[in-house]
Source information
Predicted 3D model of a 76-nucleotide RNA (transfer RNA) from a Lentisphaeria bacterium. NCBI's taxonomy places the organism under Bacteria, Pseudomonadati, Lentisphaerota, Lentisphaeria. Its mean pLDDT, the model's own confidence on a scale to 100, is 80. RNAcentral holds the sequence, with entries from ENA.
RNA sequence: GGCUGCUUAGCUCAGUCGGUAGAGCGAUGGAAUCAUAAUCCACAGGUCGCUGGUUCGAACCCGGCAGCAGCCACCA
Repeated sequence: GGCUGCUUAGCUCAGUCGGUAGAGCGAUGGAAUCAUAAUCCACAGGUCGCUGGUUCGAACCCGGCAGCAGCCACCA
């Protein structure tokens, strides 16, 4: 330098054919217990990496940029 994949909640990840975003774990509050853990209930938390475009409408399609991972190549 070229190619491929990935970037969504605190963490790990879903999200179909474009139609106003979810799960598990964790956090918080409560129940229960002599108490703690386990268990049960409730609840908060997101500019979907950034930017521009297409569209009535974009996490999803297109361009640019950034970061991470992998493969290939080149140089002295």